[in-house]
Molecule: transfer RNA
Organism: archaeon
RNA sequence: GCCGGAAUAGUCUAGUGGUAUGAUUCCUGUUUUGGGUACAGGAGGUCGCGAGUUCGAGUCUCGCUUCCGGCC
Numbered sequence: 001g002c003c004g005g006a007a008u009a010g011u012c013u014a015g016u017g018g019u020a021u022g023a024u025u026c027c028u029g030u031u032u033u034g035g036g037u038a039c040a041g042g043a044g045g046u047c048g049c050g051a052g053u054u055c056g057a058g059u060c061u062c063g064c065u066u067c068c069g070g071c072c
Stems, first nucleotide, its partner, number of pairs: 001071007010024003018055001025043006048064005
């Protein structure tokens, strides 16, 4: 330099173009003499950045950045 893949809560992760899913973490409550476990509720996301298509984009298109793999 060329080709392919990845980027989504603090961490990991699902997501056929129509309000973003679950786990974990954290907070509160129930349980306990207390803690842990378990259960219930809650908090936590400008979906890597920019532009385009569309009534509507995490999703489709283009560019850029970072990471992983391959070729030379």